Large-subunit ribosomal RNA, domain IV from Gossypium stocksii, 331 nucleotides, folded computationally. Model confidence (mean pLDDT): 84 of 100. Lineage of the source: Eukaryota > Embryophyta > Euphyllophyta > malvids > Gossypium.

[in-house]
Context: one part of a larger RNA
RNA sequence: CUCUCUCUAAGGAACUCGGCAAAAUAGCCUGUAACUUCGAGAGAAGGGGUGCCUCUUCACAAAGGGGGUCGCAGUGACCAAGCCCGAGUGACUGUUUACCAAAAACACAGGUCUCCGCAAAGUCAUAAGACCAUGUAUGGGGGCUGACGCUUGUCUAGUGCCAGAAGGUCAAGGAAGUUGGUAACCUGAUAACAAGGGAGCCGGCGACCGAAGCCCCGGUGAACGGCGGUCGUAACUAUAAUGGUCCUAAGGUAGCAAAAUUUCUUAUCGGGUAAGUUUCGACCCGCACGAAAGGUGUAACGAUCUGGGCACUGUCUUGGAGAGAGGCUCA
Numbered sequence: 001c002u003c004u005c006u007c008u009a010a011g012g013a014a015c016u017c018g019g020c021a022a023a024a025u026a027g028c029c030u031g032u033a034a035c036u037u038c039g040a041g042a043g044a045a046g047g048g049g050u051g052c053c054u055c056u057u058c059a060c061a062a063a064g065g066g067g068g069u070c071g072c073a074g075u076g077a078c079c080a081a082g083c084c085c086g087a088g089u090g091a092c093u094g095u096u097u098a099c100c101a102a103a104a105a106c107a108c109a110g111g112u113c114u115c116c117g118c119a120a121a122g123u124c125a126u127a128a129g130a131c132c133a134u135g136u137a138u139g140g141g142g143g144c145u146g147a148c149g150c151u152u153g154u155c156u157a158g159u160g161c162c163a164g165a166a167g168g169u170c171a172a173g174g175a176a177g178u179u180g181g182u183a184a185c186c187u188g189a190u191a192a193c194a195a196g197g198g199a200g201c202c203g204g205c206g207a208c209c210g211a212a213g214c215c216c217c218g219g220u221g222a223a224c225g226g227c228g229g230u231c232g233u234a235a236c237u238a239u240a241a242u243g244g245u246c247c248u249a250a251g252g253u254a255g256c257a258a259a260a261u262u263u264c265u266u267a268u269c270g271g272g273u274a275a276g277u278u279u280c281g282a283c284c285c286g287c288a289c290g291a292a293a294g295g296u297g298u299a300a301c302g303a304u305c306u307g308g309g310c311a312c313u314g315u316c317u318u319g320g321a322g323a324g325a326g327g328c329u330c331a
Stems, first nucleotide, its partner, number of pairs: 001326008010317002014315001019312001027050002029047002037147001051069007070074001082310005088304001089302002094106002110145007122131003148297004153227003158224002160220003164216001167215003173209002177205006185197003228246005255289001256286001268282004
């Protein structure tokens, strides 16, 4: 010097990103607030003594009362909650990145939409076959949301989905007809062959017939998604209940709001401090909240995140002393 511990005057978070770490609390008796979903909160908080001996109430237990007595110390060691107040977030118990993340992420009960009538939908497989399910709509699959309370506004123009069938478009295929090649055979010549007719075969075009789909019509938002601009106006000023105008499918309703969302920004005001970029309560000018990618509240819960306080302390002012182990030096 390093590690693991013990003690430390006075102060007591002044340390630090942050009380990280350490200290403190701890059994028993008594007693216990706001709020609340009446279950809880709660071991709330707070207070107090505690050993041993003897007498007594008494039932031989437990508990209580009186007296005495010892120690620095009586839950005598070990064991054995620190607590309170205010916000955010997720209701909760649970699950997760084996080996850097345990969380506000996932799940969840509950809600809702949608598909499926059983040889079900959905999934795996080329198939056979299997799961679903030895189940049958109070069932099964998928999506979103996420207890509970109060609620969930508006837009169907685009995209998706559902339904419709009049019209438009439209494939393979069929097909009247038309056209090209080849050509058995016939007639005429006959040596080759030329001319004419010509069934058949192989092609090209093709009126017309021809489903779904798409166009079209309607519906649908707890489907994907969206939810304006500008110019004036009131008897101080300011502001605008109100008016004009442009655009749109419709222009953000309730609630909340400098927020896990606010750039400007340490917004502004108030509380807390002597002093507060954090924090709490408001305001609303929401760059760029907003209603099941839910909105807003909420008791309980959390090795969650954040602000404050009490207690407590070597975290610190600011060091010091000691024990053990290692290192180092010498032998």